[in-house]
Molecule: Bacterial RNase P class A
Organism: Burkholderiaceae bacterium
């Protein structure tokens, strides 16, 4: 000084005016919308979008089918050993594969192979199936030439692959796992209609219980027509598998155990913006100031620090939550770890 990985954290900040929205306290017991359930409306002080909120690709919390059970099918996993609520994530670890570079060789190539990366990594005498064309031939067949009693033995040519191998990211064996639907999930409260005609099946059991069978609950069920209603709270955010800690302890790691701290957005035709000033942060320009390398020199090349002007600021926007994976992405901080070359 250069070149290669890894991990971790930021995602502008700050003032004024306005405005929207959750809490909390005050007032207020009134007006206002409503058919009613119930919801609106003043002042203060206080919160208020993310690594990805996006994919909806896995795993759950937690509702409900429900009193819920057996197989079967279907569908996931797949070296060995941990971790976790659990996973198809995650750590190690073994094996294969890339892999800077080094070594051998005139060359073409061969060998080693750092940190780090990828890996859908069990089974090919349980059985199926695939591989255009090209070749004699791609399930057991057999062309051409040398050889032998005998495709017996060597070689050629065709192709990726042929006296035999490859694919299981093809079915499929083998182990080991798995209810099923979702917050539009459910619960509760108001109002209204017409708990209405008609037909079909039902206690020798319709129908429900993802699909198929046992089993199990079961008294209406399912189709036409014709009519009301689609509005209000809850679930819903503050106790969570929570979050911070350069704390202690164990552990190669993931991670676990105590210690100390903190309470963080809850809309629902869907809040969190709108304007203006000031800084930072990138980039470009000009001027000033000083350094270093390169030349013989003219002069070129880097790149500090200051002021001025100018343009940019990325992917992107919660709707139950959580814990992963995958994709999108300007910048910008900080910690390792490997290798080359120089110098000491």
């Nucleotide at each position: 000084g250069g070149a290669g990985c890894g991990c971790g954290c930021c995602a502008g900040a700050c003032c004024g005016c306005c405005g929207c929205u959750g809490g909390c306290a005050c007032a207020a017991g009134g007006g206002c919308c409503g058919a009613a359930a119930g919801g609106c409306c003043g002042u203060g002080c206080u919160g208020g979008a993310g690594g990805a909120a996006g994919g909806u690709c896995c795993g759950g919390a937690c509702u409900g089918c429900a009193c819920a059970g057996g197989g079967c099918a279907g569908c996931g996993c797949a070296g060995c050993a941990g971790g976790u609520a659990a996973c198809a994530c995650c750590u190690g670890u073994c094996c294969g594969c890339c892999g800077g570079g080094g070594c051998c060789g005139c060359g073409a190539g061969g060998c080693c192979g750092a940190a780090g990366g990828c890996g859908a990594g069990g089974a090919u005498c349980a059985g199926a199936g695939c591989a255009a064309c090209a070749g004699a031939g791609a399930c057991g067949a057999g062309c051409c030439g040398a050889u032998u009693c005998a495709g017996u033995u060597c070689g050629g040519g065709u192709g990726a692959a042929a006296c035999g191998g490859g694919c299981a990211a093809u079915c499929u064996c083998u182990g080991c796992g798995u209810g099923c639907a979702g917050c539009a999930a459910c619960a509760u409260c108001a109002a209204g209609u017409a708990g209405g005609c008609g037909g079909a099946c039902g206690u020798c059991g319709a129908c429900c219980u993802g699909g198929c069978c046992c089993g199990g609950g079961g008294a209406g069920u399912c189709c036409g027509c014709g009519g009301g209603u689609a509005g209000a709270u809850g679930g819903c955010a503050u106790c969570g598998a929570g979050c911070c800690g350069u704390g202690c302890g164990g552990g190669c790691g993931a991670c676990c155990g105590c210690c100390g701290g903190c309470c963080c957005a809850g809309a629902c035709g869907a809040a969190u913006g709108g304007c203006g000033g000031u800084c930072a942060c990138g980039c470009c320009g000009u001027c000033g100031u000083g350094g270093c390398c390169c030349g013989c020199a003219a002069g070129g090349g880097c790149g500090g620090c200051g002021g001025c002007g100018g343009c940019g600021c990325a992917c992107a926007g919660a709707a139950u939550c959580c814990g992963g994976c995958c994709u999108a992405u300007c910048g910008g901080c900080g910690c390792g770890c490997u290798c080359c070359a120089c110098a000491u």